[in-house]
The RNA shown here (transfer RNA) has 74 nucleotides and comes from a Candidatus Iainarchaeales archaeon. Taxonomically the source falls in Candidatus Iainarchaeales (Archaea, Nanobdellati, Candidatus Iainarchaeota, Candidatus Iainarchaeia). Its Rfam family is "tRNA". About the family: Transfer RNA (tRNA) molecules are approximately 80 nucleotides in length. Rfam links the family to the GO term triplet codon-amino acid adaptor activity. By type it is a transfer RNA. The coordinates come from a structure-prediction model, not an experiment, and the mean pLDDT is 80.
RNA sequence: GGACGGGUGGUCUAGUUGGUUAGGACAUCGCUCUCACACAGCGAAGAUCGGCGGUUCGAAUCCGCCUCCGUCCA
Repeated sequence: GGACGGGUGGUCUAGUUGGUUAGGACAUCGCUCUCACACAGCGAAGAUCGGCGGUUCGAAUCCGCCUCCGUCCA
């Protein structure tokens, strides 16, 4: 330099053909339970989806550029 895959709450991840609220697990906080802790149950907060631009009535999803990580080729 070239090809391909990936970047979504603190962490891991789902989201299939663009469509109504971005879902789940763990972690955190509160309540219940307990003498207490743990477990368990209930609830809450936390993401404008790597950045910018474009297409569209509508973009995490499609297109372009950039950036970071990984694999392969030279």